[in-house]
C1' cells in the first nucleotide's frame, strides 16, 4: 500500500429501503411471598463519524476511524 469482511442500548444480538428499531441480559419502580430468591407487569437505554441517492437511509453509495482477515513491498 491493494482487497474483503465487520462495527446496533452498559454486555450478547436481530434487521435485506417505509410499524414507536428486535429479543435476552442489565439497571430502575412494581405485583407476588413471612423475609430473600424465584415468577410476572411497566419503564430507562443504542444504529461509529461525515456526505451523497431516494419522497424516505441502519439497509444503498462514497470518504474516515477503529477492530479482523487476505495479498504485496521492504532487491
Nucleotide at each position: 500500500g491493494c482487497c474483503c469482511c465487520g462495527u446496533u442500548a452498559g454486555u450478547g444480538u436481530a434487521g435485506c429501503g417505509g410499524u414507536u428499531a428486535u429479543c435476552a441480559u442489565a439497571c430502575a419502580g412494581g405485583a407476588u411471598u413471612g423475609u430473600c430468591a424465584u415468577u410476572c407487569c411497566u419503564g430507562u437505554g443504542a444504529c461509529a463519524c461525515g456526505g451523497a441517492u431516494u419522497c424516505a437511509a441502519a439497509u444503498u453509495c462514497c470518504g474516515u476511524a477503529c477492530g479482523g482477515g487476505g495479498c504485496g513491498c521492504c532487491a

A computed fold for a 75-nucleotide RNA from a Methanobacteriota archaeon, annotated as transfer RNA. The coordinates come from a structure-prediction model, not an experiment, and the mean pLDDT is 82. Its Rfam family is "tRNA". By type it is a transfer RNA. About the family: Transfer RNA (tRNA) molecules are approximately 80 nucleotides in length.